[in-house]
RNA sequence: CGCUCAUCCAGAGGGGUGGAGGGACCGGCCCUGUGAAACCCCGGCAACCCGUCCCGGUGCUGACGCUCGCAACCCGCGAGGCCGGCUGGGACAGGGUGCCAACUCCGGCCCGUGACCAGGGUGGCGCGGGACAGAUGAGGA
Numbered sequence: 001c002g003c004u005c006a007u008c009c010a011g012a013g014g015g016g017u018g019g020a021g022g023g024a025c026c027g028g029c030c031c032u033g034u035g036a037a038a039c040c041c042c043g044g045c046a047a048c049c050c051g052u053c054c055c056g057g058u059g060c061u062g063a064c065g066c067u068c069g070c071a072a073c074c075c076g077c078g079a080g081g082c083c084g085g086c087u088g089g090g091a092c093a094g095g096g097u098g099c100c101a102a103c104u105c106c107g108g109c110c111c112g113u114g115a116c117c118a119g120g121g122u123g124g125c126g127c128g129g130g131a132c133a134g135a136u137g138a139g140g141a
C1' cells in the first nucleotide's frame, strides 16, 4: 500500500510518568478521576515466521572411503541403509512480530429460520450462515 494467503467464541496485568479520553468508522452498549489515551519498566499469553528437537510419509534430485547380490576383478547394473531435500504431525519458547475488558464488545449489507405483536405486508426481537469492513502474521510490489 484500493495486492495475495491464513487466522480472529481460547489465553494473558502490575508499577511509574501523564491528566481526559478510549473501545477503527456509524449506531448501540460499555470502560474510564477507584485515573482514559500515550510513553517507559517489569511480568505474562499465544505459537504466525525464524530456530532447535522428536515421530511419520515420500515415483524425488543429490551425497556416501556405506551394506548385500550379479560379475574372476574393475567398470557397471540391481536391491537396501543412512544423510539430505520435499512433505504431514508434534514438542520447546532462544530470535522476529503480535497480544494481555467485554466473541473483532454487539449490530450495520444479504440469506435462512423461530416465537410474539399486527387483519396482512412492512417492521421490531432471538438464533444460524455468508458478505463487507477491521486487526494480526506471512508473503508480494
Base pairs, nucleotide, nucleotide: 001140003139004138005137006136007135008134013042014041015040016039017038021031022030023029025108026107027106028105043100044099045098048096049095050094051092052091053090054089055088056087057086058085062083064081066080067079068078069077070076104133109130110129111128112127113126114125117123
Molecule: SAM riboswitch aptamer (S box leader)
Organism: Thermomonospora catenispora